Transfer RNA from Capillidium heterosporum, 72 nucleotides, folded computationally. Model confidence (mean pLDDT): 82 of 100. The RNAcentral record of the sequence draws on ENA. Its Rfam family is "tRNA". The family's RNA type in Rfam is transfer RNA. Its family is annotated with triplet codon-amino acid adaptor activity in the Gene Ontology. Rfam's curators write: Transfer RNA (tRNA) molecules are approximately 80 nucleotides in length. Taxonomically the source falls in Capillidium (Eukaryota, Opisthokonta, Fungi, Entomophthoromycota).
RNA sequence: GGGAGAUUAGCUUAAUAGGGAGAGCGAAUAUCUUACACAUAUUUGGAGGUUGUUCGAAUCAACCAUUUCCCA
Repeated sequence: GGGAGAUUAGCUUAAUAGGGAGAGCGAAUAUCUUACACAUAUUUGGAGGUUGUUCGAAUCAACCAUUUCCCA
């Protein structure tokens, strides 16, 4: 320099053709306990960025950023 893939919550990740953004672990609060732990209930928090297409975008397109692999 050329090509291909990935980017979703604090971490690991799901969402098969564009139509209500989910789970596990974690964190907080309450109950329980002398206390901690466990358990139960509730809560918490997210689409890498910009622009475009569309009635509607995590999903499609362009550019940028980060990262992994292959070729030279």